The part of an RNA shown here (large-subunit ribosomal RNA, domain III) has 353 nucleotides and comes from Haloferax profundi.
The coordinates come from a structure-prediction model, not an experiment, and the mean pLDDT is 84.
It matches the Rfam family "Archaeal large subunit ribosomal RNA". Rfam 15.1 lists 2,955 matches to the family in 1,139 species.
Context: one part of a larger RNA
RNA sequence: CAGUAGCAGCGAGAGUCGGGUGUGAACCCCGACGGCCUUACGCGCAAGGGUUCCUCGGCACUGCUAAUCAGCCGAGGGUUAGUCGAUCCUAAGUCUAACCGUAAUUCGAAUUAGAUGAAAGGGAAACUGGUUAAUAUUCCAGUACCUUCUUGCACUCAAAGUCGACGCUUUAGGAAACACCGAGCGGGGCCUUCGCCCCGUCGAAUCACCGAACUUCGUGGAAGCCGUAAUGGCACGAAGCGAAAGAAUGGUGAGAUAGGGAAACUCGGCGGUACCUAGAGCCCGUGAAAAGACGAGCAAGAAGAUCGUACCGAGAUCCGACACAGGUGCGCUGGCAGAGCAAGCCAAGGUCU
Numbered sequence: 001c002a003g004u005a006g007c008a009g010c011g012a013g014a015g016u017c018g019g020g021u022g023u024g025a026a027c028c029c030c031g032a033c034g035g036c037c038u039u040a041c042g043c044g045c046a047a048g049g050g051u052u053c054c055u056c057g058g059c060a061c062u063g064c065u066a067a068u069c070a071g072c073c074g075a076g077g078g079u080u081a082g083u084c085g086a087u088c089c090u091a092a093g094u095c096u097a098a099c100c101g102u103a104a105u106u107c108g109a110a111u112u113a114g115a116u117g118a119a120a121g122g123g124a125a126a127c128u129g130g131u132u133a134a135u136a137u138u139c140c141a142g143u144a145c146c147u148u149c150u151u152g153c154a155c156u157c158a159a160a161g162u163c164g165a166c167g168c169u170u171u172a173g174g175a176a177a178c179a180c181c182g183a184g185c186g187g188g189g190c191c192u193u194c195g196c197c198c199c200g201u202c203g204a205a206u207c208a209c210c211g212a213a214c215u216u217c218g219u220g221g222a223a224g225c226c227g228u229a230a231u232g233g234c235a236c237g238a239a240g241c242g243a244a245a246g247a248a249u250g251g252u253g254a255g256a257u258a259g260g261g262a263a264a265c266u267c268g269g270c271g272g273u274a275c276c277u278a279g280a281g282c283c284c285g286u287g288a289a290a291a292g293a294c295g296a297g298c299a300a301g302a303a304g305a306u307c308g309u310a311c312c313g314a315g316a317u318c319c320g321a322c323a324c325a326g327g328u329g330c331g332c333u334g335g336c337a338g339a340g341c342a343a344g345c346c347a348a349g350g351u352c353u
Base pairs, nucleotide, nucleotide: 015033016032017031018030019029020028034352035351036350037349042332043331044330045329048312049311052310053077054076055075056074057073058072062070063069082145083144084308085307086306088122089121093116094115095114096113097112098111100108101107126143127142128141129140130139146304147303148302149301150300151299152298153297161294162293163292167282168281169280170279171278172277173276174275178271180269181268182267183266184201185200186199187198188197189196190195202259206254207253208252209251210250215244216243217242218241219240224234225233226232260265283287318327319326334346335345336344
């Protein structure tokens, strides 16, 4: 080097006011008011990432502005398991060897053998509470359970069988959680008159008992009866009566003069899913395997190694060159009204970079 070339963009969006910190505040913290998300912008996991987690100290970089803030920079700290997973088993598949082919092979299909192959299939066993700035079914407290081994007692049965172990559609019964309704009790708000509204009223695994359907047995003796939601059943033995065995994340009691709560720390009804049981229909489709477990006792003692475990899991920690309106598997998800995981509004929770 004109007043230094700009009047574009700054990635869905709602902030405002008061206070604090600080050299410095629109955007860092606190409070109030006001918004946004409701099968998700909430909660819990997997893959992937790999320290991004927490604390202290910073602002040259990164952040589409600023920054006292940070997924940025520097330092220190943080991931604790017999029971959650891996580890074990086999699946489609894969690899190696043998065999055969070839002059030869680092090549090749079938067959046989061995290995490998699931953190969503199968599978021995743990729950409640407390605790950290950051981990917890892992630490601590209490209460449990499993496997293997040793010892003692009992037993000579023990290996047949059963489970693991399974399609789609549909129906019936039982039934936690949860929701709603009514009442009691304990708190809170409005109103300070009647009264109305909101919240809470908790409590596990495990052990013992109860527990329906189906099935079987005994008795009985039906020639038209019995029965279902439906199909149906029967002298090859119906109904009736009795018995055996027999389910739930089901009920009751212990667990628990544990724990939790400031306190109360109850009852009834209705709906209803997980979970459990049983039936029917469909198929030119017939719906895994293996390990293992049960069958198969009691008591005491010992042992239970190794690896994962922080955090994000997304409109900023993953894949897309980016703090990218894209993509990314599974589970949970309350109320009003509704056929509804629809659309709308609102709790809990999150959020207004």